[in-house]
Context: one part of a larger RNA
Molecule: small-subunit ribosomal RNA, 3' major domain
Organism: metagenome
RNA sequence: UGACGGGGGCCCGCACAAGCGGUGAGCAUGUGGUUCAAUUCGACGCAACGCGAAGAACCUUACCUGGGCUCGAACGGCUUUGGAUCAUCUUUGGAAACAGAGACUUCUCGCAAGAGACCGGAGUCGAGGUGCUGCAUGGCUGUCGUCAGCUCGUGUCGUGAGAUGUUGGGUUAAGUCCCGCAACGAGCGCAACCCCUGUCCUGUGUUGCCACUCCCGUAAGGGAAGCACUCUCGGGAGACCGCCAGCGAUAAGUUGGAGGAAGGUGGGGAUGAUGUCAAGUCAUCAUGGCCUUUAUGUCCAGGGCUACACACGUGCUACAAUGGACGGUACAAAGCGCUGCAAACCCGCGAGGGGGAGCCAAUCGCAAAAAACCGUUCUCAGUUCGGAUCGCAGGCUGCAACUCGCCUGCGUGAAGCUGGAAUCGCUAGUAAUGGCGUAUCAGAACGAUGCCGUGAAUACGUUCCCGGGCCUUGUACA
Numbered sequence: 001u002g003a004c005g006g007g008g009g010c011c012c013g014c015a016c017a018a019g020c021g022g023u024g025a026g027c028a029u030g031u032g033g034u035u036c037a038a039u040u041c042g043a044c045g046c047a048a049c050g051c052g053a054a055g056a057a058c059c060u061u062a063c064c065u066g067g068g069c070u071c072g073a074a075c076g077g078c079u080u081u082g083g084a085u086c087a088u089c090u091u092u093g094g095a096a097a098c099a100g101a102g103a104c105u106u107c108u109c110g111c112a113a114g115a116g117a118c119c120g121g122a123g124u125c126g127a128g129g130u131g132c133u134g135c136a137u138g139g140c141u142g143u144c145g146u147c148a149g150c151u152c153g154u155g156u157c158g159u160g161a162g163a164u165g166u167u168g169g170g171u172u173a174a175g176u177c178c179c180g181c182a183a184c185g186a187g188c189g190c191a192a193c194c195c196c197u198g199u200c201c202u203g204u205g206u207u208g209c210c211a212c213u214c215c216c217g218u219a220a221g222g223g224a225a226g227c228a229c230u231c232u233c234g235g236g237a238g239a240c241c242g243c244c245a246g247c248g249a250u251a252a253g254u255u256g257g258a259g260g261a262a263g264g265u266g267g268g269g270a271u272g273a274u275g276u277c278a279a280g281u282c283a284u285c286a287u288g289g290c291c292u293u294u295a296u297g298u299c300c301a302g303g304g305c306u307a308c309a310c311a312c313g314u315g316c317u318a319c320a321a322u323g324g325a326c327g328g329u330a331c332a333a334a335g336c337g338c339u340g341c342a343a344a345c346c347c348g349c350g351a352g353g354g355g356g357a358g359c360c361a362a363u364c365g366c367a368a369a370a371a372a373c374c375g376u377u378c379u380c381a382g383u384u385c386g387g388a389u390c391g392c393a394g395g396c397u398g399c400a401a402c403u404c405g406c407c408u409g410c411g412u413g414a415a416g417c418u419g420g421a422a423u424c425g426c427u428a429g430u431a432a433u434g435g436c437g438u439a440u441c442a443g444a445a446c447g448a449u450g451c452c453g454u455g456a457a458u459a460c461g462u463u464c465c466c467g468g469g470c471c472u473u474g475u476a477c478a
Stems, first nucleotide, its partner, number of pairs: 001478002003475003007472007015462002019426005025317008033308002041052002063303007075126009088103006106117004128292002131290003137286002139281003142277001144275001149188006155164003168179003194269004199237005205231001208227002213224004240263001243257005319419001323378006335366003340359002345354003385416001390411007432454007
């Protein structure tokens, strides 16, 4: 100087407390274990376990079994050799890959010799490797932590390591600011500048809008006209403790009030200092070293990654009446669409099929929002709750759904009656709850990521648990 303490002081955080909802069942998914020819590999407290994987039937695919190839599946250089080889077609073996046979069969320059292009054979130097080492590395990432810290120049102090500044008194979300001070300044962080959202003004006016006016129409609606309103895309205004009062050191600031759409960082996002964990990744990529070269490379078929006594993590569906079923009737936002989205209409109980208008989309389509609301019914029961499991019959995608996809109908109708110890999330348009979209994608979400609807309870407080910041103290630790 640090680190540590079941030392002290001050302060903060869904850290506790106060509340609301979960983790127990069944299923989905990941992991461990076990099994297996293989169940490819990585990730392991927080910070591995719906993680890499924004999507394993083949492919992917790295694993296993079997069958092939060896200048090789792709690429470059050189030597030599052939002019056809390749491609295409036919054919034999075959699961295919591949191996064999046949047919067809070169071009440019040049008189020629030859040269070049292209392709094949032989040889050689490279190739190839998701093989090892993340404890040799780059890059990228997680984490402490969006915590308020981490440093430097000059000066001063100390023999020196170092100290000071950065400590102190206040204050703040903040090393934020004020005051003081052997310090004076500065840098990286904080904040602000960026994006979205909340109010208003202005420009814009189609594909958006429809108040007023006109036309058609009983009406719904359509057309014209218009840009008022909503909205779209630009530009601006607005919030600064600016105003008033109290407190405070007359400061920084803080408490209350006014005005205001918004009040003290308005809400959300992006943004992650010096460093820590030899944290993670050699399987995104790059790369040193090592290993391999008729195989640890490469091609193909089939299988596996989907196994199942069990254990754990994360979710979904429920256990019901604030509910289930049936009927009727409203109100979104954000997206996506040409290998595409697909309307009306017809067929089917349905998944779906036929059909093809329109749309490269503020124009057309996906598209029905659902919970909510209004009626009817069920009456506390393992039930008209719950839907696992299984049987049968179908649909869709795709070369192909046996291993191993999704969906529909009929039947079946398991556990489960609110969950032990322990433990997790959340402070407001949040939790809880309801639906909609998108990426990946032929098909395949209860996952991920966005969007909107309905919409709470509680916070006395900081004694305690956990983590963190500053000061101080002890130490046989570095």